[in-house]
Context: one part of a larger RNA
């Protein structure tokens, strides 16, 4: 490199948009660039491959023919390309509908925690396995009554929806994106992937400037132990909320790229159509062929084909080190060798 391969052994990029590229529906005319095929030219000698000959015989030598390429020319037209003209089954666009925690933005709600004010009332309250620490006669817990501030939205809730993934869960409104069903009017292959690029991207972190009620790394102290830098308690700062602006990583998993076809059922759910049978999208179970090493997967496929792109190639060493790019940092992308086994 072939070959083989990536649920779980090594291997799908977190995800999407997308030029380059690489692949692309059904008919006809046409070219003849790839395809095929006829011929001539070339392919110094030596080699190289066949035949034949000499050295007993190989090596070697000799001497004959010759291959693939490339050049030029004719000539076929099924397919792959180019060019022209139609189609209408992929794609898209209208229209006509219903769901929906899909985004973003302002604006309001009630429960609860926690402070604070006041009133009632007294001697404990908290907390654990036990207890201290801590709180409390300067009146705490508790309990009514009213205030303030933040953060998150019980019931509904569902292997229920929507989102390209991260993700999305009180009401309202306002702006906006998508997908599904049903007509079947209109464009006529406008498709799929997709290197590089560009955008999104949980949580932690990081930067500026609010906020900080509850939780709480970090620290403090109280237990516990042989010790206890901990598990348990009493405090508690960063952080968790906003806003803008970095990070770019996760078991970002369904450990399973997209995108088309085809290939037995059965039920259970969400949205649509239907008078019904039944039928489209979606999400779950069970299971046939088939697959798999097994486990399981099976119209949501891990089955059966094709088209494009990542990615692997025995453990360690190491996702280290060096270089370079990016970042304010923290780090993050690339990403190796000795030397071991």
């Nucleotide at each position: 490199u072939u070959g083989g391969g990536c649920g779980u052994a090594a291997a799908g990029a977190g995800u999407g948009a997308g030029c380059a590229g690489g692949c692309g529906g059904u008919c006809g005319u046409u070219u003849a660039a790839g395809u095929c095929u006829g011929a001539a030219g070339u392919c110094a000698a030596a080699u190289g491959c066949a035949g034949u000959a000499g050295c007993u015989u190989a090596a070697c030598u000799a001497u004959u023919g010759u291959a693939c390429g490339c050049u030029u020319u004719g000539g076929a037209a099924a397919c792959u390309g180019g060019a022209c003209g139609a189609c209408u089954a992929g794609a898209g666009u209208u229209c006509g509908g219903g769901a929906g925690a899909g985004g973003u933005a302002a604006a309001u709600g009630g429960a609860a925690c926690u402070u604070c004010a006041u009133g009632u009332g007294u001697a404990g309250c908290g907390g654990u396995g036990a207890a201290a620490u801590g709180c409390g006669u300067a009146g705490a817990u508790a309990u009514a009554u009213g205030a303030a501030a933040g953060a998150a939205c019980a019931c509904c809730a569902g292997u229920g929806g929507c989102g390209a993934a991260g993700g999305c869960g009180a009401u309202u409104u306002a702006c906006u994106a998508g997908a599904c069903c049903g007509a079947u009017a209109c464009u006529g292959a406008c498709g799929c992937u997709c290197a590089g690029u560009c955008a999104c991207g949980a949580a932690a972190g990081c930067g500026u400037g609010g906020g900080u009620a509850g939780c709480a790394a970090a620290u403090a102290g109280g237990a516990u132990u042989a010790g206890a830098u901990a598990c348990c308690c009493u405090a508690g700062u960063a952080g968790u909320c906003c806003a803008c602006g970095c990070c770019g990583u996760a078991a970002a998993c369904g450990a399973u790229g997209a995108g088309u076809a085809c290939u037995a059922a059965g039920u259970g759910u969400a949205g649509g159509g239907g008078a019904a049978a039944c039928u489209c999208u979606g999400u779950g179970c069970u299971g046939a062929a088939g697959u798999u090493a097994a486990c399981g997967c099976a119209u949501u496929a891990a089955g059966u084909a094709c088209u494009c792109c990542g990615c692997c190639u025995g453990g360690g060493u190491a996702g280290u080190a060096c270089g370079u790019u990016c970042g304010c940092a923290a780090g993050a992308a690339u990403g190796a060798a000795a030397c071991u086994u």
Small-subunit ribosomal RNA, central domain from an uncultured Bacillales bacterium, 341 nucleotides, folded computationally.